[in-house]
Context: one part of a larger RNA
RNA sequence: UGACGGGGGCCCGCACAAGCGGUGGAGUAUGUGGUUUAAUUCGAAGCAACGCGAAGAACCUUACCUGGGUUUGACAUCCCGACUACGAUUUUCAGAGAUGAAUAUUUCCCUUCGGGGGGUCGGUGACAGGUGCUGCAUGGCUGUCGUCAGCUCGUGUCGUGAGAUGUUGGGUUAAGUCCCGCAACGAGCGCAACCCUUGUCCUUAUUUGCCAUCAUUUAGUUGGGCACUAUAAGGAGACUGCCGGUGAUAAACCGGAGGAAGGUGGGGAUGACGUCAAGUCCUCAUGGCCUUUAUAUCCAGGGCUACACACGUACUACAAUGGCAGAGACAAAGCGACGCUAAGCCGCGAGGUGGAGCAAAUCGCAAAAACACUGUCACAGUUCGGAUUGGAGUCUGCAAUUCGACUCCAUGAAGUUGGAAUCGCUAGUAAUCGUGGAUCAGCAUGCCACGGUGAAUACGUUCCCGGGCCUUGUACA
Numbered sequence: 001u002g003a004c005g006g007g008g009g010c011c012c013g014c015a016c017a018a019g020c021g022g023u024g025g026a027g028u029a030u031g032u033g034g035u036u037u038a039a040u041u042c043g044a045a046g047c048a049a050c051g052c053g054a055a056g057a058a059c060c061u062u063a064c065c066u067g068g069g070u071u072u073g074a075c076a077u078c079c080c081g082a083c084u085a086c087g088a089u090u091u092u093c094a095g096a097g098a099u100g101a102a103u104a105u106u107u108c109c110c111u112u113c114g115g116g117g118g119g120u121c122g123g124u125g126a127c128a129g130g131u132g133c134u135g136c137a138u139g140g141c142u143g144u145c146g147u148c149a150g151c152u153c154g155u156g157u158c159g160u161g162a163g164a165u166g167u168u169g170g171g172u173u174a175a176g177u178c179c180c181g182c183a184a185c186g187a188g189c190g191c192a193a194c195c196c197u198u199g200u201c202c203u204u205a206u207u208u209g210c211c212a213u214c215a216u217u218u219a220g221u222u223g224g225g226c227a228c229u230a231u232a233a234g235g236a237g238a239c240u241g242c243c244g245g246u247g248a249u250a251a252a253c254c255g256g257a258g259g260a261a262g263g264u265g266g267g268g269a270u271g272a273c274g275u276c277a278a279g280u281c282c283u284c285a286u287g288g289c290c291u292u293u294a295u296a297u298c299c300a301g302g303g304c305u306a307c308a309c310a311c312g313u314a315c316u317a318c319a320a321u322g323g324c325a326g327a328g329a330c331a332a333a334g335c336g337a338c339g340c341u342a343a344g345c346c347g348c349g350a351g352g353u354g355g356a357g358c359a360a361a362u363c364g365c366a367a368a369a370a371c372a373c374u375g376u377c378a379c380a381g382u383u384c385g386g387a388u389u390g391g392a393g394u395c396u397g398c399a400a401u402u403c404g405a406c407u408c409c410a411u412g413a414a415g416u417u418g419g420a421a422u423c424g425c426u427a428g429u430a431a432u433c434g435u436g437g438a439u440c441a442g443c444a445u446g447c448c449a450c451g452g453u454g455a456a457u458a459c460g461u462u463c464c465c466g467g468g469c470c471u472u473g474u475a476c477a
Stems, first nucleotide, its partner, number of pairs: 001477002003474003007471007015461002019425005026316008034307002042053002064302007073127001077126002079123006087106003091102004108117003129291002132289003138285002140280003143276001145274001150189006156165003169180003195268004200236007209226003214223002239262001242256005318418001322377005328371001334365003339358002344353003384415001389410007431453007
């Protein structure tokens, strides 16, 4: 100087407390461990691994296993030789296919006609190749402490020196934020602001959007209009600016006015010096090592989907604040041409048929659901719950057996609120309800976004956890 303390002081955080809803019990989904297996590819391991890499394993993917092939190679450059096409299309045979053999058609460019370029085949080796090892050789990227308020430097001063000072102190703040004081005076990286979005108003613009007035219609449908809504560009607006009080006449704090908004208005992006030899050699790049008729490469089939069990994360429930049936209403944000697909018709339905419209404020996906209304069920393993299983189908795709999703009929399991323990959340939040998107042929209870309905509680900081500052002890570095 740090680190540590079941030392002290001050302060903060959904850290506790006060509340609300869960997890832990059940069934299922999914990841992991373990076990099994020819293989169940690999990585991730307290928080910070475990719906994680994977924004989507039937083949492919695919790295694993079994079997069948190839060896200058699936891919790149160079050298030599041969051919002029290679390829595409057709047919046949062998084969699981890769591949091999045969067959028919078609077939390069430039040219000074010497050749050149391009391509294919064969050969030779230089080499290719490696999701092989090492993340404890690395770059890059990422997680974490933590959006915590810290981390440093120059000059000066003090100290023999390591170092100290500044950065401590008195106040204050979300903040090393600001003020005052001070052997310090300044500065840098962080904080804040600048950026995006949302909340109010104004101006401009007015179609595909909107409709107050006037006509018109089943319908903003049409004429008309751009006031309103909305859209999207530019501005205004909030600064402790004003008033009162407290305070050291400071910084600031408390209350108030005005205001759509008040003291960082809400949300996001933004992550200092560093820590964990944290993670990643399987994104990529890369040193070294290893491999080179195999640890490379092609193909078929299988596996990654196994199942006594254990754990994590979710979904669905256990019901009447509910289930079912009928009829009625109100969103936002997205996506669409190898696409979204309307009306109509067929089917109980998944879906089929059909083909209008739309590169979309115009057309479509599209029905929002919870909700309000009416009826029914009457506390029951039930008209709760939907697992499982049987049968019949639909769709995607070369192909749903291992191993897809969905529909209909039948079946109708566990489950009656979950021990010890444990998680999230402070407001348009929790809880609850549906909608869209990426990936994607198909496949979502996951992920990312969107809106609808919409709470309770916070006395307080003694305690648990994590963190910041000062101080103290130490046989630790």
A computed fold for a 477-nucleotide part of an RNA from a metagenome, annotated as small-subunit ribosomal RNA, 3' major domain. Its Rfam family is "Bacterial small subunit ribosomal RNA".